[in-house]
RNA sequence: GCCGAGGUGGUGAAAUUGGCAACCACGUAACACUCAAAAUGUUAUGGGCGCAAGCCCUUGAGGGUUCGAGUCCCUCCCUCGGCA
Numbered sequence: 001g002c003c004g005a006g007g008u009g010g011u012g013a014a015a016u017u018g019g020c021a022a023c024c025a026c027g028u029a030a031c032a033c034u035c036a037a038a039a040u041g042u043u044a045u046g047g048g049c050g051c052a053a054g055c056c057c058u059u060g061a062g063g064g065u066u067c068g069a070g071u072c073c074c075u076c077c078c079u080c081g082g083c084a
Stems, first nucleotide, its partner, number of pairs: 001083007010026003019067001027045006046057004060076005
């Protein structure tokens, strides 16, 4: 240099027909249980603002298409693999 795969919450990882972004697991917090802890169970849990109702933002970065993009198109960055 060329080809291919990938980048999504605090972490791993789904979402392939373009139609509510984040199912599931881990982690974390509170509570229950315990003399106490561990284990286990219940509930909550992306970020920001707000007393609250609620509002805004979020799929590596920037553009494009579309009523609508994690998903399709273009450029770039990063990781992994192959070829030279």